[in-house]
Context: one part of a larger RNA
RNA sequence: UGACGGGGGCCCGCACAAGCGGUGGAGCAUGUGGUUUAAUUCGAUGAUACGCGAGAAACCUUACCAGGGCUUGACAUAAACGCGCUGUUCGCAGAGAUGUGGAUUUCCUUUCGGGGACGCGUUUACAGGUGUUGCAUGGCUGUCGUCAGCUCGUGCCGUGAGGUGUUGGGUUAAGUCCCGCAACGAGCGCAACCCCUGUCGUCUGUUACCAUCAUUAAGUUGGGGACUCAGGCGAGACUGCCGGUGACAAACCGGAGGAAGGUGGGGACGACGUCAAGUCAUCAUGGCCCUUAUGUCCUGGGCUACACACGUGCUACAAUGGUCGGUACAAAGCGCAGCGAAGCCGCGAGGUGGAGCGAACCGCAAAAAGCCGGCCUCAGUUCGGAUUGGAGUCUGAAACUCGACUCCAUGAAGGUGGAAUCGCUAGUAAUCGCGCAUCAGCAUGGCGCGGUGAAUACGUUCCCGGGCCUUGUACA
Numbered sequence: 001u002g003a004c005g006g007g008g009g010c011c012c013g014c015a016c017a018a019g020c021g022g023u024g025g026a027g028c029a030u031g032u033g034g035u036u037u038a039a040u041u042c043g044a045u046g047a048u049a050c051g052c053g054a055g056a057a058a059c060c061u062u063a064c065c066a067g068g069g070c071u072u073g074a075c076a077u078a079a080a081c082g083c084g085c086u087g088u089u090c091g092c093a094g095a096g097a098u099g100u101g102g103a104u105u106u107c108c109u110u111u112c113g114g115g116g117a118c119g120c121g122u123u124u125a126c127a128g129g130u131g132u133u134g135c136a137u138g139g140c141u142g143u144c145g146u147c148a149g150c151u152c153g154u155g156c157c158g159u160g161a162g163g164u165g166u167u168g169g170g171u172u173a174a175g176u177c178c179c180g181c182a183a184c185g186a187g188c189g190c191a192a193c194c195c196c197u198g199u200c201g202u203c204u205g206u207u208a209c210c211a212u213c214a215u216u217a218a219g220u221u222g223g224g225g226a227c228u229c230a231g232g233c234g235a236g237a238c239u240g241c242c243g244g245u246g247a248c249a250a251a252c253c254g255g256a257g258g259a260a261g262g263u264g265g266g267g268a269c270g271a272c273g274u275c276a277a278g279u280c281a282u283c284a285u286g287g288c289c290c291u292u293a294u295g296u297c298c299u300g301g302g303c304u305a306c307a308c309a310c311g312u313g314c315u316a317c318a319a320u321g322g323u324c325g326g327u328a329c330a331a332a333g334c335g336c337a338g339c340g341a342a343g344c345c346g347c348g349a350g351g352u353g354g355a356g357c358g359a360a361c362c363g364c365a366a367a368a369a370g371c372c373g374g375c376c377u378c379a380g381u382u383c384g385g386a387u388u389g390g391a392g393u394c395u396g397a398a399a400c401u402c403g404a405c406u407c408c409a410u411g412a413a414g415g416u417g418g419a420a421u422c423g424c425u426a427g428u429a430a431u432c433g434c435g436c437a438u439c440a441g442c443a444u445g446g447c448g449c450g451g452u453g454a455a456u457a458c459g460u461u462c463c464c465g466g467g468c469c470u471u472g473u474a475c476a
Base pairs, nucleotide, nucleotide: 001476002475003473004472005471007470008469009468010467011466012465013464015460016459019424020423021422022421023420026315027314028313029312030311031310032309033308034306035305042053043052064301065300066299067298068297069296070295073126077125078124079123080122081121082120083119084118087104088103089102090101091100092099093098107116108115109114128290129289131288132287133286137284138283139279140278141277142275144273149188150187151186152185153184154183155164156163157162168179169178170177194267195266196265197264199235200234201233202232203231204230205229209224210223213222214221238261241255242254243253244252245251317417321376322375323374324373325372326371327370333364334363335362338357339356343352344351345350383414388409389408390407391406392405393404394403430452431451432450433449434448435447436446
């Protein structure tokens, strides 16, 4: 100087407390451990691994296994020699890769010698490696932590390590600001500048809108430029004003006005550093290793196994519910190898059909919870839907291993879950549906969107993490 203390003081955070809803019990989904396996590819492992890399494992992906092939190679550059193609197409053998035979056609240029592009064969330099080392690395990332800290120049103090500044008195979300002070300044952080959202003005009105005037089944059409909305510009909030407290400060408390009030709400943004944290399998890269194989092509299998254990979720156990009929209101997105309307067929998944739309125009599209009415009456039930049988639909060469969905039948566990444990402070939790990425197909996951919409916070003694000052130390 740090680190540590079941030392002290001050102060924060859904840290506790106060509340609401869960997890832990059940069934299923998914990830992991373990076991199994020819293989169940690899990585991630307290917090900071485990619906993680993976924003889609039937083939492909794919790195794994078995078998069948290739060896200048699936891919790149260069050189030499030889051949002529390339392309289109038909056979045969084969699981295919591939092997083999035939047909057709003949690229550009030319001084007809050739040259160029491309392909094939031979030869050679080389290619190739998801092989190894994240403890050789770059880059990127997690975490402490959006915590308020981390430092420097000069000066001063100290033999020196170092200290001071950065401590102190107040204050703040903040090393935020004020005051004081052997310090005076400065940098990286904080804040602000950026984006979304909340109010108003203004400009522009089509595909959006419709108050007034006509018109219609319908903003449908004429028309309108008010309103809504869209998207450009601007205004607005600054402790600016008033009162009180305070040290005449910074600031705090209350009030007015205001759409909004003291950082308005949300996001992006992550200091010096820590964990030899994670990643050599995104990529890049040093060293090492393989080179008729640790490279590469193909077929099939596996990554989907299952006594079990754990994490994360979904659905429930019902009446604030289930079911049937009627009826209302979103936002944000996506669409041409696409979204696909009306109509018709099917109980349905879906089929048919093909209008319109590169979309404020057309479509996906039905929002759901809600509201109105009927039934069910506390039961393993009209709760719950696992499992299984049968019949189908769709995608795709192909759904056996191993897809999703539909219909009929079946109708398991489950009666609110031990010890323990998680999230959340407001348009939040809870609950309800909608969209998107990936994608041929496949979502209970992820990322977004809106609808309905709470309870509680006395307080900081205690648990956890953190900040500042101080104290002890045989630790570094």
Overview
A computed fold for a 476-nucleotide part of an RNA from a Spirochaetales bacterium, annotated as small-subunit ribosomal RNA, 3' major domain. Its mean pLDDT, the model's own confidence on a scale to 100, is 85.